Annotation:
RNAcentral holds the sequence, with entries from SILVA. A computed fold for a 1376-nucleotide RNA from a metagenome, annotated as small-subunit ribosomal RNA. Its mean pLDDT, the model's own confidence on a scale to 100, is 86.

RNA sequence: AGUGGCGAACGGGUGCGUAACACGUGAGGAACCUACCCCGGUCUCUGGAAUAACAGGUGGAAACACCUGCUAAUACCAGAUGCCGUCAGAUCAUCGCAUGGUGAACUGACGAAAGAAUUUCGGAUCGGGACGGUCUCGCGGCCUAUCAGCUUGUUGGUGGGGUAAUGGCCUACCAAGGCGUCGACGGGUAGCUGGUCUGAGAGGAUGAUCAGCCACACUGGGACUGAGACACGGCCCAGACUCCUACGGGAGGCAGCAGUGGGGAAUCUCGCGCAAUGGGCGAAAGCCUGACGCAGCAACGCCGCGUGCGGGAAGAAGGCCUUCGGGUUGUAAACCGCUUUCAGCAGGAACGAAAAUGACGGUACCUGCAGAAGAAGGUGCGGCCAACUACGUGCCAGCAGCCGCGGUGACACGUAGGCGCCAAGCGUUGUCCGGAUUUAUUGGGCGUAAAGAGCUCGUAGGCGGUUCAGUAAGUCGGGUGUGAAAACUCUGGGCUUAACCCAGAGCCGCCACCCGAUACUGCUGUGACUAGAGUCCGGUAGGGGAGUGGGGAAUUCCUAGUGUAGCGGUGAAAUGCGCAGAUAUUAGGAGGAACACCGGUGGCGAAGGCGACUUCCUGGACCAAUACUGACGCUGAGGUACGAAAGCGUGGGUAGCAAACAGGAUUAGAUACCCUGGUAGUCCACGCUGUAAACGAUGUCAACUAGCCGUUGGGAACUUUAUGUUUUUAGUGGCGUAGCUAACGCGAUAAGUUGACCGCCUGGGGAGUACGGCCGCAAGGUUAAAACUCAAAGGAAUUGACGGGGGCCCGCACAAGCGGUGGAGCAUGUGGUUUAAUUCGAUGCAACGCGAAGAACCUUACCAGCUCUUGACAUCCAGCGAACUUUCCAGAGAUGGAUUGGUGCCUUCGGGAACGCUGUGACAGGUGCUGCAUGGCUGUCGUCAGCUCGUGUCGUGAGAUGUUGGGUUAAGUCCCGUAACGAGCGCAACCCUUAUCCUUAGUUGCCAGCACAUAAUGGUGGGAACUCUAGGGAGACUGCCGGUGAUAAACCGGAGGAAGGUGGGGAUGACGUCAAGUCAUCAUGGCCCUUAUGAGCUGGGCUACACACGUGCUACAAUGGUCGGUACAGAGGGCUGCAACCCCGUGAGGGUGAGCGAAUCUCAGAAAACCGAUCGUAGUCCGGAUUGGAGUCUGCAACUCGACUCCAUGAAGUCGGAAUCGCUAGUAAUCGCGAAUCAGAAUGUCGCGGUGAAUACGUUCCCGGGCCUUGUACACACCGCCCGUCACACCAUGGGAGUGGGUUGCAAAAGAAGUGGGUAGACUAACCUUCGGGAGGUCGCUCACCACUUUGUGAUUCAUGACUGGGGUGAAGUCG
Repeated sequence: AGUGGCGAACGGGUGCGUAACACGUGAGGAACCUACCCCGGUCUCUGGAAUAACAGGUGGAAACACCUGCUAAUACCAGAUGCCGUCAGAUCAUCGCAUGGUGAACUGACGAAAGAAUUUCGGAUCGGGACGGUCUCGCGGCCUAUCAGCUUGUUGGUGGGGUAAUGGCCUACCAAGGCGUCGACGGGUAGCUGGUCUGAGAGGAUGAUCAGCCACACUGGGACUGAGACACGGCCCAGACUCCUACGGGAGGCAGCAGUGGGGAAUCUCGCGCAAUGGGCGAAAGCCUGACGCAGCAACGCCGCGUGCGGGAAGAAGGCCUUCGGGUUGUAAACCGCUUUCAGCAGGAACGAAAAUGACGGUACCUGCAGAAGAAGGUGCGGCCAACUACGUGCCAGCAGCCGCGGUGACACGUAGGCGCCAAGCGUUGUCCGGAUUUAUUGGGCGUAAAGAGCUCGUAGGCGGUUCAGUAAGUCGGGUGUGAAAACUCUGGGCUUAACCCAGAGCCGCCACCCGAUACUGCUGUGACUAGAGUCCGGUAGGGGAGUGGGGAAUUCCUAGUGUAGCGGUGAAAUGCGCAGAUAUUAGGAGGAACACCGGUGGCGAAGGCGACUUCCUGGACCAAUACUGACGCUGAGGUACGAAAGCGUGGGUAGCAAACAGGAUUAGAUACCCUGGUAGUCCACGCUGUAAACGAUGUCAACUAGCCGUUGGGAACUUUAUGUUUUUAGUGGCGUAGCUAACGCGAUAAGUUGACCGCCUGGGGAGUACGGCCGCAAGGUUAAAACUCAAAGGAAUUGACGGGGGCCCGCACAAGCGGUGGAGCAUGUGGUUUAAUUCGAUGCAACGCGAAGAACCUUACCAGCUCUUGACAUCCAGCGAACUUUCCAGAGAUGGAUUGGUGCCUUCGGGAACGCUGUGACAGGUGCUGCAUGGCUGUCGUCAGCUCGUGUCGUGAGAUGUUGGGUUAAGUCCCGUAACGAGCGCAACCCUUAUCCUUAGUUGCCAGCACAUAAUGGUGGGAACUCUAGGGAGACUGCCGGUGAUAAACCGGAGGAAGGUGGGGAUGACGUCAAGUCAUCAUGGCCCUUAUGAGCUGGGCUACACACGUGCUACAAUGGUCGGUACAGAGGGCUGCAACCCCGUGAGGGUGAGCGAAUCUCAGAAAACCGAUCGUAGUCCGGAUUGGAGUCUGCAACUCGACUCCAUGAAGUCGGAAUCGCUAGUAAUCGCGAAUCAGAAUGUCGCGGUGAAUACGUUCCCGGGCCUUGUACACACCGCCCGUCACACCAUGGGAGUGGGUUGCAAAAGAAGUGGGUAGACUAACCUUCGGGAGGUCGCUCACCACUUUGUGAUUCAUGACUGGGGUGAAGUCG
C1' cells in the first nucleotide's frame, strides 16, 4: 500500500428556505424501527468458486484505465438442521375505548451461521431492557380584506401497490364532496423555543453568546451504501463559476479551525497541546480528534485595583478675573515626614494527576530589593440639568436633543481661566422598551377640541324577567403526572474581594387526568308564572301617507270699452315698454303655480318632511278598563326599504320666479352686488342619483335621581258650578337643586348615576385625494392610503386693541361767523442740487422764523494750506528761572530769532508758595461711533379723567368684583343703590396774578382844600383827602329765596353784590404709550484715534441756486394814500451804559456832555384815533422789489457777507385753483411800544398796552377723546391678519405611448442522471444439466415519472419614460 470489519448519519458551522405538525406544550401509536451496550434462551454442521495486493505487459500529458498470470480470509456462494421467526388455515382461554390485543397447542410453506485463540473476543437467532428515531392529533404564538371565495388526487369509499409503519403516500374504479368572515385562498415578512432587554404590573420589543428542536452544505435534481443519510470535508447528472492541459480530456466546492480578497460604520492568531474532559476504532499498546483545554489580539462587556498618604499660609510665583482694595486657582505646589499595592528586578513554588503523563508555565501564590518613583483622561456649564466669568467674532464664522442662541457688552459660537459630572474611561451615533392612561384588559374618549353611519326594519352574533327540578360545560377546591438543563429569585459554599463558579430550595401552563362543591352563567324539561313584550273591547287628537273632485284671492296673457303721454326702474340713472295708444281704469275670457288670515318654542311622522276644501283607501300614537298569550324581548356586523335641494333619462306642462346668457348701470377693472329682459329648471307621470351645517353638530333601548312655571291630547276627583281647583298619564317648552363638564353649558326630553348592543376617533397639512374594487347613463358616490412637509393645528374662556357694530357724552371737532394761508415781491427755515467744504442734529400730527436770545474774523464743530507732539487744558516728578515787561527782524499768521527793564512774598535760612521755561513717562485730548447700552431733561396722547392697591368675595385658572347700574358734574365731581369695605396717584382746593373795598405807610409818586411864585408847569411852603405805590386784611360759600328732582346729589330762575356758580389768566401734566428726541448743553458704559479722528494759525465755507415745500412781512388801495395840526398808554432797559439842552447836516448821524447805578435823569415824539386839506379808481399821489450814484455807523476788517440814510429808478401785484389754518370776549381783527441775545446786524422770539367786533340753530356728518356693550381667525394689536391664480427654483408623488427586470398561474414542448416496469439484443465464476443448454445475474434497448431548459398566453410587483395633473416648501415678485 491492499483485502476485510467498524466509524464516517456523531462532533463542528450557518440561518438560505420554511407561516408549516417547522416549533412549544400536552396526548396517542392495538400502525412502527433501533448498529454498538445490558439481561435471558438456543445454536455455531458440510462443501465450493473467485479476487485485490503481487508479477509481466499496454494506452494516456494527466486523472486514470485495460489485458494476462498467481493467492488468502471473519470477503463471496451452495447444501443440511429449525430452538425460533414470518405468512396462511382452523381451535381454545383471557383482556380491551373501536379496528382488535395477548397467550397456548396443531398443520403447511419459506428462512441461519465464521472463525480466531486459551479462555476471552466474536458470529447466527429469539425475547426483554436501555438509547435514539419515525408517524398522528388537541391547543398556542406575525402583518394584510385595496387578497372573498378556494379546491379535481381535490374530499370520501373499495381493490391493489408501496413503506419500518398508518394514510390519496401512489394507482384503477365509484360517489361529489372538502375548506371559508371564529378569515379559507392569495400577497408580504420570518428559523421556532428555553430565554434576553425593558416595564410597578399587564404588556412591548427581541431570538447574539449557552442549551433543545428544525432546515441547509456552490445552485437544482437523484438515488446508492448502511441499523441509521437521500449524506458539509461520499457518488451520479444538469447549471453557473474557478483551476490544470500536450486541446484529446480532467479537477474543485471553508455556512469546519486559522488565514486571504471583496463588500462594509464594523468584527481577532495561517499560535501551543492532546496534560485534562469527551468522541471514534482497536483485545491491547496505541492512533485520530482546529471537538476541547490553553495561550495571543481588541477597554467590546462585567468585576476588582493603582496612579500615593500625613503635615504644610509668606495664602509664594505663574495663570485668570477685578469695583484696583482685592478675589480665585489653593493645602493645591514648593518644602518636611511616611508607605510601596500595581508595574520593574531577583529567589522560591503549587492545585489541576487516580500508578505514569502538565500545553498552560518565566503560571497563580510567597519572599527579598530600589524609589513617589513608571501610570489621567473625556465631556459639560441658557432652560430642561449639577456647574460662570473674560477675551475674540458681529445673523459672519458657527452651535442646536426640544425651546432656541449669533445683526458690537453672546453665562448659548471659538479660546482661556474657573467650576460641575463621570473616571480607565468619557462623549456621540444607531436600535429596543420606558416615561406615553399617546390604542386605554388592567387604563381613554365622541354637544362645541379628532370622533354618533341621514333614518328605519332586520340576518348572523352579543346580551336577556320571576320560579322549580336535573346536569356539571364555564366557575371554585383538593390530588396525580408533566412542565430538560442552564438562566431568574432565595439560602449556603469556593476563588484575598467582586465579577464568576458550585450546591440546595423556590418559581414556571390558556397543559392532561382523577375526586369533590353547585351560589352565579350555560344546557335539559315542546316544566310553571306575569311585572317585560304583544292581542281583544270602547273612545280621542292630528298640515301622517297615497289617489280623486270641484274652489276663491293674486300675478301674467288675450279681447272689448274709457282715456292720453308718459310708464317703469334706481342711491342716482339707463337699457326696456309706449302716439301702431302703453301705464291707469272697467268688463269678459284663458292658463299654470301656490294656498293670505287662522298660525301658536302648537300638531303629526323613523328621518327626509307635511299647511285652502271634499271624498275614498291606509299607517302609527295616546287614554281608560277588563280579559287573553306567556319572555314571544333589546341591540344589530353584513343586508334591505325610505331619503331635502340640485342633477340625469323618456313623455307632458310652463302663469310667476329664475342658474346660463344678453343689455344697462356701478367701478381703476366688475366675467359681481343694483336694474331691464330671459332659457334650462321649478310643476306632473314613470325611472335613476343617494348626497346636505341630512344639526339637538347629542346612536338605540331600559332603570333610578329635588323642585317651580307654561302649553297640546286624554282620564279621574272635589266644590264656591267657574273662562274653577286638585290630581294622573302621554307629548312639547322655559328656569333651576344635586351631580357632571376644560369651560361654555347640560340638568327626569341629561351632557347626572348605571346596564345591554352597535357605529366612530387617535397631531396639522398632503386628503376624504391617488391607485384598486364595487355602484351609477353621466355627473359622481362609496371604500380608502403613502411619499413628503410643519411644530403646531384646535376648543372654551380672559384682558386689551380694532369694527365703513350699537348706546351715552365731550372738545373751535363740525356747523354759524370774523380774519388769514395757498396766487405776487421779499425775509427766513427745509428738501434737492452744486461744491474742496457748503459742519452736525431735528423728518406726519409731535421736523421745517426748530437747537440758533442773533455765522463778516471769533463763534465753528466743515474745507484748503502752513505748523506742534506730555501737547491749547488737569495732576505728579526732576532741573532752571521771580512773575512780568520794552524794542527790533523774518513770516499770511501760528511761530522763530535777537533785545531792554525787573529780581518781588514767606522762612526755623535747609527751603517753600504762585507763575514761566526745559525734560521723562504715567497721562491729557476727541462736537469721533452707538439716544437701539444709559442717566438727566424734553415732546406727544392730554389738563384727557382716568390709573391702581390692601383685605374680602367669586372663578380650576387667566382674571372678575370694587371702577358696573340710576341720576349728576368741567371732572372716577357728588348722591343713591350695591359682595364689597376702604385707601393711594390723578380731578378740585391750597400758590401767583387780575377785578372791589378797608387799613398801615407817604418818597423820587399825588395835589382836594390853604398860601407863595411864574407867560405857563406840584415849581415851592405845606397837606395825607384822592390817584398811585406795596405790606396786611375783607369778600363768593350754591350762603339766601322760589321751582324741578327721589325728602338726595344737583340743575333752572331770582335777590343782594365790584365780582355768581371753577369770576378771568397763569403755574401745576396720574399709570403709561411712541426702542419718540437729545452721546453736539451736561453726565456716562463700551468701542475707536494717539507726530492724529488731538492742538494752533491764515484764508475760505456754513450766505452757493434750473427747482419744490413750510412759516412770516409788505401789498394789491378811498373804512385808503399823502401833507399839516392836535390827544391819550402800559410794561421795560440803562455805567464797557442810557444820554437831555445847544450847534452842524435834507438825513442816517456828528460835535459837546447837564443829569442819572434811576417811581427823581434818560431811552421816549407812542401809533391807530381826532380836526382839516388833497388825490377820484388809474398799475394810480396804490405798491414798494430791483438797480445806479452818494453817504453814515459799528468794528483790526463790511469783497465774498452787515444795518441804516439821501437822490434817482419804480418790477410783480387789481384779493388769489384744488385744498387748508386760527379764533367764543376785552377774545378775533387792527395799532404802535419795549426787552433778551448783541461791537454791529429782526419781517423772528418774548412781553406791553390802545381801539375793539360777529356768531354758536344744534350734534346728522368729518377729526380726536371718555364710559358701557357686542363680534373677532387681531395681540408687532386693522398701517393687523389672510385667500387664490400667475411667474421662478427645488422636492416627493399620480397618469402616461411604452421599455426593462423579478415572482407566479395555465397550456404545451423537452427530457440528463436515477428508480420502477417490460425485454426481441449482447455478455456471463460458483448452482443444475441429458453437456446442447438452463436457472440466475450484468450491460443494452424501451415505457412511466422527472430537474435544467424552451414556447405561447395571463396575473402581480419593482424600476424607468417624452409629455402631463395636482401637491408641498421657498427672499423682498405680479394681480386682485
Source information: It matches the Rfam family "Bacterial small subunit ribosomal RNA". Rfam links the family to the GO terms structural constituent of ribosome and ribosome.